[in-house]
Molecule: transfer RNA
Organism: Xylanibacter ruminicola
RNA sequence: GCCCUGAUAGUUAAAUGGAUAUAACAAGGUCCUCCUAAGACUUAGUUCCGCGUUCGAUUCGCGGUCGGGGUA
Numbered sequence: 001g002c003c004c005u006g007a008u009a010g011u012u013a014a015a016u017g018g019a020u021a022u023a024a025c026a027a028g029g030u031c032c033u034c035c036u037a038a039g040a041c042u043u044a045g046u047u048c049c050g051c052g053u054u055c056g057a058u059u060c061g062c063g064g065u066c067g068g069g070g071u072a
Stems, first nucleotide, its partner, number of pairs: 001071007010025004018055001027043005048064005
């Protein structure tokens, strides 16, 4: 250099064009407890960047950035 692959919440992951983007753990609050842990209920928080296609994009296309792998 070329090819493949990935980027979604603080973390790890789901979501193959259809709506309020989902779960677990973590964080805050309430309950429970003598206290802590555990447990129950609850709250907030996320699509790497730009452009395009589409009525509609996390999803499809192009370019870029960063990570991983392959190849000479």